The part of an RNA shown here (small-subunit ribosomal RNA, 5' domain) has 556 nucleotides and comes from a metagenome. The prediction has a mean pLDDT of 82.
Context: one part of a larger RNA
Parts: sequence; C1' cells; structure tokens
RNA sequence: GAACGAACGCUGGCGGCGUGGAUUAGGCAUGCAAGUCGAACGAGAAUUCAUUGAUUCAAGUUUUCGGACGAGAUAGAUGAUGGAAAGUGGCGAAAGGGUGAGUAACGCGUGGGCAAUCUGCCCUAAAGUUGGGGAUAGCUUCUGGAAACGGGAGAUAAUACCGAAUGUGGUCGUACCUCGCAUGGGGUACCGUCUAAAGGUGGGGAUCUUCGGACCUGCCGCUUUAGGAUGAGCCCGCGUCCCAUCAGCUUGUUGGUAGGGUAACGGCCUACCAAGGCUUACGGGUAGCUGGUCUGAGAGGAUGGUCAGCCACACUGGGACUGAGACACUGCCCAGACUCCUACGGGAGGCUGCAGUCGAGAAUCAUUCGCAAUGCGCGAAAGCGUGACGAUGCGACGCCGCGUGCAGGAUGACGGCCUUCGGGUUGUAAACUGCUGUCAGAAGGGAGUAAUGUUCGCGGGGCUAAUACCCUCGCGAAGUGAUAGUACCUUCAGAGGAAGCCACGGCUAACUCUGUGCCAGCAGCCGCGGUAAUACAGAGGUGGCGAGCGUUGUUC
Repeated sequence: GAACGAACGCUGGCGGCGUGGAUUAGGCAUGCAAGUCGAACGAGAAUUCAUUGAUUCAAGUUUUCGGACGAGAUAGAUGAUGGAAAGUGGCGAAAGGGUGAGUAACGCGUGGGCAAUCUGCCCUAAAGUUGGGGAUAGCUUCUGGAAACGGGAGAUAAUACCGAAUGUGGUCGUACCUCGCAUGGGGUACCGUCUAAAGGUGGGGAUCUUCGGACCUGCCGCUUUAGGAUGAGCCCGCGUCCCAUCAGCUUGUUGGUAGGGUAACGGCCUACCAAGGCUUACGGGUAGCUGGUCUGAGAGGAUGGUCAGCCACACUGGGACUGAGACACUGCCCAGACUCCUACGGGAGGCUGCAGUCGAGAAUCAUUCGCAAUGCGCGAAAGCGUGACGAUGCGACGCCGCGUGCAGGAUGACGGCCUUCGGGUUGUAAACUGCUGUCAGAAGGGAGUAAUGUUCGCGGGGCUAAUACCCUCGCGAAGUGAUAGUACCUUCAGAGGAAGCCACGGCUAACUCUGUGCCAGCAGCCGCGGUAAUACAGAGGUGGCGAGCGUUGUUC
C1' cells in the first nucleotide's frame, strides 16, 4: 500500500447493487417448511331443494266460547344437490433447504476403465393387456387404557392382494458361427425348463341386447423385451498440510481353493491351505475438498464466507425395513443423555429448514408479504402445495453514485487567535444582492416485470367408418401482479432539512499561544515531558480524507 462475512470509538443526508451467527455441531417455547390425485376405490358430513311427516310450536281468521281452520317454524324419514374430514390405493416424500462436527481418505481434483454393474419418471421400437378367486381398511357394534394407542365380532371396493392361461420376447441348457487387451463378449438354431399384465375416461352410425352394455374408436395407464438419455455404483494413474522429540507396522493381515453375499468386482464374509504384505509405512496433531478469493510485476504466499460442483452429517451410538434410488434432517426399531406429560401402569420429543428465544461471545437481522414470476412434486387438466424462490424490512457491513448549494460581494465588519502594539490572520469566509432546484417533503398522473397454461369462437392438418371425440398449429376475444400506486414523469414551496473524523517533532502533508513541570500523560519506530514542550492537555490556525474518519485484529 491492498484486502476483510470484521469488531470498537466518534460522527451520520439519500439511493442502487451486494452482503450479514465466523463463537456453543450448546439448549430450544410458538407458528410454518411435502404434499397431491375423485379421470384407481368404497363410503360420504355441513349446506340447499323436493316429497312426506308429528298427541310439537304458532302470527292470524272464525266462533254457538266447547272448539274449528291455519300462513309459517321445527325434530324425524326418503330422494336429489353438494363434496368437508377421514380411509384403501398410486406417485412424491432419497429432490429442494441447512451445516462443516467427522474425514489426511480414491474424500476431493484431474485423466481413464467396467468384457464386473444398476437406473423410477422421460424418449424410440416391437408384442401383449385373456379368464378367475379370496380378503381387508374406512363403516357398524362390543370392549381395554389416564393418555399414547389398541383388541374382538360383522358387512364391503379397487389400478390393493393371489392363483390360472398365453409367450412377441427374456432366463437357464445344448450345438454352431464370429470378435476381442486376459478373464471373456456378440449372434444364430434347437427342443426342453422357468417367467407378465389393470384398468380408467371421452365420442359414436349401423347391428345385437338381459337396456347394464356388447361392438368401433381417441386419450391416459398396465405387462414383457430391446435401445437411448439421465442419474448412480465400483476400480485405477497422478496430485492433495505439519511432526522422526512417531522407525518399524500388520493376523482377515498378504495370497490361493471352495462356498456365501451383492446390481456388480473384491477377504466383502466364512471354512481350509500357504506365510506373506507395507515402509516415509505406522503413530500423533490439524483440516471438509475444488472452481475460485486476496495479495503480488510475476514466481509464489495466504485462504476456501457468499455463488457453483463433489463429499459428510442430522440429539449421541448402532441397525435394518420399504423402495428404481436411503441404511432416510421434519420415516421405523434398539440403547444412551436431556426435556415434557402421567391416574405411576406407561407415554411424547429432536430448528446443523424459515423466522424467533435463552446462553456463551468483541460480534451478525423480521416470530414480515406472496406463490404474480422462475423451478420442483402430484394431477388428463383446471388447479393444489412449496419459509425453494420472488419480494419488502433491519445493519454505513462493503462497493458505487448523488447531495449538503451557485455567482457576485472589502469599510477586508463583529468576534476569536497571535502580536515587535504598527498590525497580521481566520477571510470572499460571513453579512448583503441575484439565481438554481438534485435528494428529502407535499400533490397529481403512471409503466414494465405477463409469457403461457385455461375457456370460448373461427380456420388448417392428423386420428377415425365418422362432419363426433381427441391431438396439434395459427388468428381473435376473455382473464392472471406479492413487490406497490413502486420505478418514472409533471407541478408546488423554499437555501430552506443534510459534516464530520484524524493528524500537525522526523519518517509524513500540516505551527503558534496557554496550562503542566520526568508529574499528568504520549508513543508504530526513533523517542518526548525534570519552568520558555511545534511530541502531554486545551485553544486558534493549518494539512489529509470525507458520509465517513480513525483504532484494533488477520493475510499478502
């Protein structure tokens, strides 16, 4: 000198863009952060309507005063409408979001390999989607428990579950052909073995019909197979901090055979056999890695916050289940610590999600608005959900921009300070005169972020028996904004509301007076202060930077 996720002191007008728990991976009240599909399924609350209805209530009309009629209201029943809450089932919940505790490791980076592998949704291609069965939740009822949560009985549905059929194909086996860097890979044929499925929703002319449909057809699904894409798994070369005051380490250890296990290779695991294997190993400390960032002319050094990629973790430790994918942050089980409820028998919980709270700390924000945009999940779609995200708020924490006026104005006013008492300086500075209107203030107008999806109308193309339905393209119309009446524009008024901080001995730009008297104090280094201190403290003046200026810390 430059830099910072900074902090502290003094000061502080506005805006834009960024950025903000670095310490206790300490404990957490409260709310929200993962749902969705009725076009898979059964059932269906409130509401509204209609019919019925009662030894119910009742304004009123009438009366022979006994009563009669009675608009309307209400309980109940039936049917329709409606689609809440819950349930079965599917997909998602393994993404997105957070943190850096652990990890010196194939963890990461880079370059390769898998002839040793898997891959839901998506795309392409081929084939199929036949015919049956038994349950179960919700529900009803009985019942246990303080609760959490259950237990028994009964009835029921499905794209839930289970047999059977078929086999384009696939698996296993045999034979042959062919290819390769080894193990080995690919293809063809054969008969034999094993092996699949589920429906839903639109439209329709003729024919049939038990009036439900059959039949034809569109779309969405389902099953098998092949290929792709994407994602993941495994292996290898090289690189990746300090300590030798760590010199030897190792028994599943190193290799083989056989078996198990895995999507897959492998001591990954087991039995047996051999005795090997490594050496800056082993041990200790520290640490997430990278793209990058800071500095530097570069070489290098330091660093890894925000953003992006990878990894690891989710109260601590262990385990598996489900699934295409997890050994799963807001799933399950076990153990532990802690907190809470309890009828003492037993239960509940996990903010390293967004806000917020306590604690510790020099120190780090709102318990805000919205799904309008971008994306993600589900859905045929409308749409729903989304503390991802988009926004606003707070903090001079950083960078950038703007302002706090401009011009004229000398009797060089007053005041301050200095003085050799003549004056000098503050100083065109002020006053005064003229002008301007950025920002802030008030009033009015007012974009863009919105594209699509959707619905309707018209037209073209495709599908089809079809002019229907559906798909697709184009045109037109309707309609969608959290920010926010924001940006921006116009008008109004008026210099009005807006300057400080540090330094002044040398390094280093900037000097005098007073006070103090080796005291009080200053100080980055040299050093200053013991009665004339340009070095302490105050004042005037000056210098530097400026909404900041200094100090401290850290890096180069």

About this RNA
The RNAcentral record of the full RNA draws on SILVA. Rfam family: Bacterial small subunit ribosomal RNA.